[in-house]
RNA sequence: ACAUUGAAAAGGGCUGUCGCUGCAUGAAAAUGCAGAGGAAAGUCCGGACAGAGUAGAGCAACGCACUACCUAACGGGUAGGCAAUUUCUUUUUUUAAGGGGUUGACAGAGAGUGCCACAGAAAAUAACCGCCUCGCUUGCGGGGUAAGGGUGAAAACGUAGGGUAAGAGCCUACGCAUCUUAUUGGUGACAAAUAGAUGGGGUAAACCUUGUGUUCUGAAAUGCCAAGUAUACAGGUGCUUGAGGGUAGCUCGCCCGAGCCUGAGGGUUGGCAGAUUGAGGUAUGACGUGAGUUGUAUCCCAGAUAAAUGACAGUCGUUCCCGAAAGGGAAAACAGAAUCCGGCUUACAUUUUCAGUGUUUUU
RNA sequence: GAGGUGGUAGCUCAGCUUGGUUAGAGCAUCAGAUUGUGGUUCUGAGGGUCGAGGGUUCGAGCCCCUUUCGCCUCC
Repeated sequence: ACAUUGAAAAGGGCUGUCGCUGCAUGAAAAUGCAGAGGAAAGUCCGGACAGAGUAGAGCAACGCACUACCUAACGGGUAGGCAAUUUCUUUUUUUAAGGGGUUGACAGAGAGUGCCACAGAAAAUAACCGCCUCGCUUGCGGGGUAAGGGUGAAAACGUAGGGUAAGAGCCUACGCAUCUUAUUGGUGACAAAUAGAUGGGGUAAACCUUGUGUUCUGAAAUGCCAAGUAUACAGGUGCUUGAGGGUAGCUCGCCCGAGCCUGAGGGUUGGCAGAUUGAGGUAUGACGUGAGUUGUAUCCCAGAUAAAUGACAGUCGUUCCCGAAAGGGAAAACAGAAUCCGGCUUACAUUUUCAGUGUUUUU
Repeated sequence: GAGGUGGUAGCUCAGCUUGGUUAGAGCAUCAGAUUGUGGUUCUGAGGGUCGAGGGUUCGAGCCCCUUUCGCCUCC
């Protein structure tokens, strides 16, 4: 320098004409002002808000899972611990120590059940070969043995010595891992060193166990106004000897209770509120490692209902191409509000910054 | 706005409910046989990154997460 990956920021500006939506003024004509996003997206979580319920209990179901903190709340975020992986530095044979990056659905496999294909003797009550021993019918049977062999993703603590018929944590030393007791540091996860015991395969994004949380329904919620219709018809069932309903699922319990179910029809499909002043934005100060909290000043910044936010022209800016120059031509993504907010996830032309990786060149 | 369901060969579907050795079936395609020829029939073959990406696991079509496309229901 180029390419690529990850993270963060920006996501064209101005003017004119015509048009659309909302608001204000106006009798009207008209005039003035405002008019998509970082994700408005996916609808994956959590809340606000509204309604139902408020008599609950047990079981079931579903979600979550290292620690502390932030937050209205969260399965989100911040900081840290631990683990895995990668890279750099020092010592350097290995290795050890330290720093940086990335990732982690990171409780429990000393409660139980299940599964672990093929291969292998054996996949969790290990004996095929081998080794040792006993018996006799001399090549078979009984027993002991996990040091050696081969299989596999995974093979029953590792090394050395002792010990033994052969062996074995059987014993000892060093080391590794887990658990427990007491000590120190830390709010804590945890770390360091000490003593003792143990040596257990994996899988919980298999069932499950433990801890913890969840009342349900979602703006097509909900409240109101106006208009119209059939308080008609047929069948079944019930009226305190209780039909039916509520209590999200089941059981119990509690409450309401005179209607309920089916068929075939009739009418309507308009308007207002909810609905844009809010965990709001901008600037700045303080506190905190940080997420964030808080003070002050200032601002009001889309609100449609089949759904507006557009089209054209000019000019400036960015990138590319042609050209010696003047100049000419082309390109600009992902996507589009619908009750609102906090996150997460995903998409994104081009430009900028930071970090990593690779290639090449120069010093 | 809310909820459910599916994507496997060119087409229609199994396999997901125990994760396992090589993912099958019918139709279609191709080749051969039969026939004087074609069809029918018989035999055989080819064709799959299980919608995409990632993870868990020794091992994923199947389990989990993200995403994409389609279908259905809701005064």
Record summary: Two RNAs folded together computationally: RNase P RNA and transfer RNA, 438 nucleotides in total. Rfam match: Bacterial RNase P class A. Gene Ontology terms of the family: ribonuclease P activity, tRNA processing and dimeric ribonuclease P complex. The family's RNA type in Rfam is ribozyme. Its mean pLDDT, the model's own confidence on a scale to 100, is 76.